[in-house]
Context: one part of a larger RNA
């Protein structure tokens, strides 16, 4: 060198596990913001540094409850010093403080810095403290051109608005890749994206609907009808309603209302701390019972999770009942006040042309609706629909409004659940991760869990460099559990033995 066998290094797979995830349910809440948010910066403790928390009153003030014995967060222990039965720390409600930056709003600015005015207070020499000075919008007042009256514009005041936020909604724009087996009409798709605006939901809504000669009766939404009827280079494709069935129902008003807010009253309900809460014992292994074995009990509580293995009865807890000085939410009961569009039953409208857009309907035979532009009625003795137009019949009543419920969502809060992950899985991110580092920027982004029941973290003594590291001693059930710490797979590497070369 090769096989084998033993024993080790090395390495972190693999088993067990969970503090973190994923996906729901059932509540609940659906918004914060010139009374300065939302995210930061910079500070603050007796100690140097991160988190967390707070803000010059600065891990905290004050006051009201709850609550009772130790406290003075966290990595993280020690010191050194306080506080506490005269109620501390801790838990709720409610207040006070809250640098600086951020819409950030005096001006400016390369965020967290810089430089100003006015007006009041005290001090007068510098100064200090304490308010205010952005813009748009609307009211109101007071001014006021070119131009007489006025307007426009100024000033000045008082309310309002700005920003931020996951998703769902309405409106305004509005794509290509794709498909069509090329590609133009088409189709993806009114998606993706952007812009506005709103609410807890939002739009929608009380027939100028529809139906079919019967008749139904706002609007939403699910299930059918139906992959139907239709539409389409009748190609790829789009795709309905009428009608049944549930879900939920609620109707008004315009000569002044229906409401809607807000305050006040009257019960009660319930949120935001909490209290009470049943019942075991010996024995045997063992390092330690909660396991054996033996007798026994609770239960309106045998959901859960902890305790040195697997506990209804040890410890927090569940069932259950019981509470709130404070402040919030629904409800209900009384009064008060505020606010309330559009305007007079609807004219530059319905209708028509041209040109386009919605309708399952791509101009067709194309009605509806809806309008750039250009025209233009009739008035209930009237008008609209009823899929091209015309009569008949049958129906509605446009150009003015408001409208809860069924419905969508889920950044956030609370209980609860899983034939979901279980550390190369589950979030990117169980751990100080959107951190570290890449990248001028937009942006990209990881790695990285686990001694033990309890640090009991190995006192003291030897080798060594006042070393690394290790050998006793000692703890512990284990120490090949020794912090490079549970378990300890292989690749790789080695020692000893044996055998072959």
């Nucleotide at each position: 060198c090769g096989c084998a066998u033993a024993c080790g290094g090395u390495g972190g797979a693999u088993g067990c596990c969970u503090u973190g995830g994923c996906a729901g349910u059932c509540a609940g809440a659906g918004g914060c913001g010139a009374u300065g948010a939302a995210a930061g910066a910079c500070g603050u403790g007796g100690u140097a540094g991160c988190c967390u928390g707070c803000g010059a009153u600065a891990a905290g003030c004050u006051u009201c409850g709850g609550g009772g014995a130790g406290u003075c967060g966290g990595c993280a222990a020690a010191c050194a010093g306080a506080c506490u039965u005269u109620g501390a720390u801790c838990c709720g409600g409610a207040g006070a403080u809250c640098u600086c930056u951020g819409a950030a709003u005096g001006g400016g600015g390369a965020a967290a810095c810089c430089c100003a005015c006015c007006c009041g207070a005290g001090a007068u020499a510098a100064c200090u403290c304490g308010g205010g000075u952005a813009u748009c919008u609307u009211g109101c007042a007071c001014u006021g051109a070119a131009u007489a009256c006025a307007u426009a514009g100024g000033u000045g005041u008082a309310a309002g608005a700005g920003g931020c936020g996951a998703a769902c909604c309405a409106g305004g724009g509005g794509a290509a890749c794709u498909g069509a087996a090329a590609c133009a009409u088409c189709u993806a798709a009114g998606u993706a994206c952007c812009c506005u605006g709103a609410g807890g939901a939002a739009a929608a809504g009380a027939a100028a609907u529809c139906a079919a000669c019967c008749g139904a009766g706002a609007u939403u939404c699910c299930c059918u009808u139906a992959g139907u009827a239709g539409u389409g280079g009748c190609g790829a494709g789009c795709g309905a309603a009428c009608g049944g069935g549930g879900a939920u129902u609620a109707g008004c008003c315009c000569u002044u209302a229906a409401g809607c807010u807000u305050c006040u009253u009257u019960g009660a309900a319930u949120c935001u701390a909490a209290c009470a809460g049943a019942a075991c014992g010996c024995u045997c292994u063992g390092g330690a019972a909660a396991g054996u074995g033996c007798g026994g009990c609770c239960a309106u509580a045998g959901u859960g999770g902890g305790u040195g293995a697997u506990a209804g009865c040890c410890c927090c807890g569940u069932a259950u009942g019981u509470g709130a000085a404070a402040g919030g939410u629904u409800c209900u009961u009384u009064g008060a006040a505020g606010u309330g569009a559009a305007a007079u039953c609807g004219a530059g409208u319905a209708g028509g042309a041209c040109g386009g857009a919605g309708c399952a309907c791509g101009a067709g035979a194309a009605a509806c609706u809806u309008u750039g532009u250009c025209u233009g009625a009739a008035u209930a003795u009237g008008g609209g629909g009823g899929g091209a137009c015309c009569a008949u019949c049958c129906u509605c009543c446009a150009a003015g409004g408001c409208u809860a419920a069924a419905u969508a969502c889920u950044a956030c809060u609370g209980a609860c659940u899983g034939a979901c992950c279980g550390a190369u899985a589950g979030u990117g991110a169980a751990c100080c991760a959107g951190u570290a580092c890449c990248g001028u920027g937009a942006g990209g982004g990881a790695a990285a869990g686990g001694c033990g029941a309890a640090a009991a973290g190995a006192a003291c003594c030897c080798c060594g460099g006042a070393g690394a590291g290790g050998g006793g001693a000692g703890u512990g059930a284990a120490a090949u559990a020794g912090a490079a710490c549970c378990u300890g797979a292989a690749a790789c590497c080695g020692u000893a033995u044996g055998c072959g070369u």
Molecule: large-subunit ribosomal RNA, domain I
Organism: Stenotrophomonas maltophilia